[in-house]
RNA sequence: UGGGGAAUCGUCUAAUGGCAGGACAGCUGACUCUGGAUCAGCCGAUCGUGGUUCGAAUCCACGUUCCCCAGCCA
Numbered sequence: 001u002g003g004g005g006a007a008u009c010g011u012c013u014a015a016u017g018g019c020a021g022g023a024c025a026g027c028u029g030a031c032u033c034u035g036g037a038u039c040a041g042c043c044g045a046u047c048g049u050g051g052u053u054c055g056a057a058u059c060c061a062c063g064u065u066c067c068c069c070a071g072c073c074a
Base pairs, nucleotide, nucleotide: 001070002069003068004067005066006065007064010024011023012022013021018054026042027041028040029039030038047063048062049061050060051059
């Protein structure tokens, strides 16, 4: 530099163009002799800027970061 892929709660992972959900973690409470076990609840995210659309995590354009392959220089 070229080609391909990826980006969603702190982490992992879902969502046919139609309410962004689940698990773990964290927090609060209950239970318990104790809790790091168990139970209940809460918290919290769509990489950025535009576009299309009644409606975008999803489609389009540009950009950013990461991964894979190839190439160039040394």